[in-house]
RNA sequence: CCAACAUCCAGAGCGGUCGAGGGACCGGGCCCGACGACGCCGCGGCAACCAGCCUUUCAGGCCAGGUGCCAAUGCCCGGAGCGAUGGAGG
Numbered sequence: 001c002c003a004a005c006a007u008c009c010a011g012a013g014c015g016g017u018c019g020a021g022g023g024a025c026c027g028g029g030c031c032c033g034a035c036g037a038c039g040c041c042g043c044g045g046c047a048a049c050c051a052g053c054c055u056u057u058c059a060g061g062c063c064a065g066g067u068g069c070c071a072a073u074g075c076c077c078g079g080a081g082c083g084a085u086g087g088a089g090g
Base pairs, nucleotide, nucleotide: 001090002089005086006085007084008083013043014042015041016040017039021032022031023030025079026078027077028076029075044070045069046068049066050065052062053061054060055059074082
């Protein structure tokens, strides 16, 4: 990078820094943002895809090492079947 598979209406803060946009893309809405959003850093937290362990082994439970995540249903609708996350594969 590519194509499959699974999940995406639950959950999760405080500080520092930056300084004007942000909510993946396009259109229409609607929201967040100088009472400092978004991004980055530190600590914290949520959750449980993979790993580890146990079992009555269809699956269930423990754990929290590897990831991920911490406004709103992936914010809503439409389009492209688009996007994000995980493990395995090429």

SAM riboswitch aptamer (S box leader) from an Actinomycetes bacterium, 90 nucleotides, folded computationally. The model forms 96% of the base pairs in the Rfam consensus. Its mean pLDDT, the model's own confidence on a scale to 100, is 87. Taxonomically the source falls in Actinomycetes (Bacteria, Bacillati, Actinomycetota).